Small-subunit ribosomal RNA, central domain from an uncultured organism, 347 nucleotides, folded computationally. Its Rfam family is "Bacterial small subunit ribosomal RNA".

Context: one part of a larger RNA
RNA sequence: UUGGGUUUAACGGGUGCGUAGGCGGGGUAGUAAGUCAGUGGUGAAAGCCUGCGGCUUAACCGUAGAAUUGCCAUUAAUACUGCUACUCUUGAAUGCCGUUGAACGUACGCGGAAUGUGUAAUGUAGCGGUGAAAUGCUUAGAUAUUACACAGAACACCGAUUGCGUAGGCAGCUUACUAAACUGUAACUGACGCUGAGGCACGAAAGCGUGGGGAGCGAACAGGAUUAGAUACCCUGGUAGUCCACGCUGUAAACUAUGAUCACUCGCUGUUGGCGAUACAUUGUCAGCGGCUGAGCGAAAGCAUUAAGUGAUCCACCUGGGGAGUACGGCCGCAAGGUUGAAACUC
Numbered sequence: 001u002u003g004g005g006u007u008u009a010a011c012g013g014g015u016g017c018g019u020a021g022g023c024g025g026g027g028u029a030g031u032a033a034g035u036c037a038g039u040g041g042u043g044a045a046a047g048c049c050u051g052c053g054g055c056u057u058a059a060c061c062g063u064a065g066a067a068u069u070g071c072c073a074u075u076a077a078u079a080c081u082g083c084u085a086c087u088c089u090u091g092a093a094u095g096c097c098g099u100u101g102a103a104c105g106u107a108c109g110c111g112g113a114a115u116g117u118g119u120a121a122u123g124u125a126g127c128g129g130u131g132a133a134a135u136g137c138u139u140a141g142a143u144a145u146u147a148c149a150c151a152g153a154a155c156a157c158c159g160a161u162u163g164c165g166u167a168g169g170c171a172g173c174u175u176a177c178u179a180a181a182c183u184g185u186a187a188c189u190g191a192c193g194c195u196g197a198g199g200c201a202c203g204a205a206a207g208c209g210u211g212g213g214g215a216g217c218g219a220a221c222a223g224g225a226u227u228a229g230a231u232a233c234c235c236u237g238g239u240a241g242u243c244c245a246c247g248c249u250g251u252a253a254a255c256u257a258u259g260a261u262c263a264c265u266c267g268c269u270g271u272u273g274g275c276g277a278u279a280c281a282u283u284g285u286c287a288g289c290g291g292c293u294g295a296g297c298g299a300a301a302g303c304a305u306u307a308a309g310u311g312a313u314c315c316a317c318c319u320g321g322g323g324a325g326u327a328c329g330g331c332c333g334c335a336a337g338g339u340u341g342a343a344a345c346u347c
Stems, first nucleotide, its partner, number of pairs: 004318003007301002012315001014202004021195003025088007033081002035077001037075006049065006091192001092189001094187001095185002098182003105177003109173002111155001115151008126137002163170002207248006216242002221237004259314006267292011296303002320347003329340004
């Protein structure tokens, strides 16, 4: 490499858009590039292989054939693929009607509970914390209770195997802007499709830069405990950070550890959003989200119309453990680092 694989053994890219490329629905006509058939030329000889022959045999040699799977030219075939022209509607897209999401996204504004702080008042000796304590706070009047004010962050109940989003993710309320999906219809286009190396965009948390903000929480840090020790678990504090704006970073158990698309293949049951039928008991059908169970698959666990079943197309990736996702080099980054990614050696 071929083959074989990728839920859990090594192995699906974090996600989307999309370039090249690969693959691609039905019909008619043409063409004859691929394809298939014949013929001619060439494919040196020797060697290999087969038949026959010559040295007594063999090795060896001679002779004839086969092979040389290829290339070129020419003639013919036209099912399939390609190309050209015309055409069709079921794939795909658009239109129209209706609907959906209480979290699709962005922005402004608003709300109450809680927490903390400040001021005032009541009030007096404790509060707080723990397994038990102590550090800590408190007669300069704390904790507790009441009133008012301010601040920042998060939105109890509803709330759900619920919903929305390509993924990351999204939850108080109103408004504005904006994106999407689904059902039904069959008006319109007429294969316009699928996948997608590079590329581009998005991408949790932490982290970085500049400027704000800072209630609570809280890496680091300090103290108190525990302990043989305790650079921890527990407690009292507490800085970065967490929040906002703009810019960067580009990684996660970015997980369904399961790439995308299409077709086919038993059932039972719950639920979300539509559209129907109806005898008002029920029930059909699309698109999702779940549970259970057959055939089949699987090493098993299990998967099972949301497949890990049966097939097709395209992409990505794997090839013993360690060394190592390291070194070196390239590219990217302000840095942290990311990405690409070995070998010696060793078992």